Annotation
SAM riboswitch aptamer (S box leader) from Candidatus Daviesiibacteriota, 104 nucleotides, folded computationally. The prediction has a mean pLDDT of 79. Of the family's consensus pairs, 91% are formed in the model. The organism belongs to Bacteria candidate phyla, within Bacteria. RNAcentral holds the sequence, with entries from Ribocentre.

[in-house]
RNA sequence: AGUUAAUCUAGAGUGAUGGGGAGAGAAUUGGCUCAAUGAUCCAUCCAGCAUCCGAUCCAAAAGACACGGUGCUACACCCAACCUUGUAAGAGGAAGGAUUUGUU
Numbered sequence: 001a002g003u004u005a006a007u008c009u010a011g012a013g014u015g016a017u018g019g020g021g022a023g024a025g026a027a028u029u030g031g032c033u034c035a036a037u038g039a040u041c042c043a044u045c046c047a048g049c050a051u052c053c054g055a056u057c058c059a060a061a062a063g064a065c066a067c068g069g070u071g072c073u074a075c076a077c078c079c080a081a082c083c084u085u086g087u088a089a090g091a092g093g094a095a096g097g098a099u100u101u102g103u104u
Base pairs, nucleotide, nucleotide: 001104002103003102005100006099007098008097013046015045016044017043018042019041023034024033025032028081029080030079031078047073048072049071052069053068054067056064057063077096082093083092084091085090
C1' cells in the first nucleotide's frame, strides 16, 4: 500500500514542559469554527477513557478485568455536496475518512 470483517450514538485533558511560527479543522467548493493571549503540528511526562487483539478470572457463553499491543480524550467524523423519501423541516443511505482485526 491492497484487501477481509466490525465499529464510528457513548466515554475521557482546550493537562504540563519543551520545540516551532502561520495558518488550521484530510482533499475541492460553500458555510461554521479555532488561531500571534501562539492554534494545527512535533517530542516527553502525567492524568484518564474504551475491551479491537492478546493474557487473566469464569466449566463455557454472556460478563469482568486497563496487565501487554493498539486507539482515543473541546465543539467534532463540524455541516452540506451524491442517491432515496419529503411541500418543507427532516429522515435513511451512499461515497470519502478514521480505528481495530485477519491476510497479501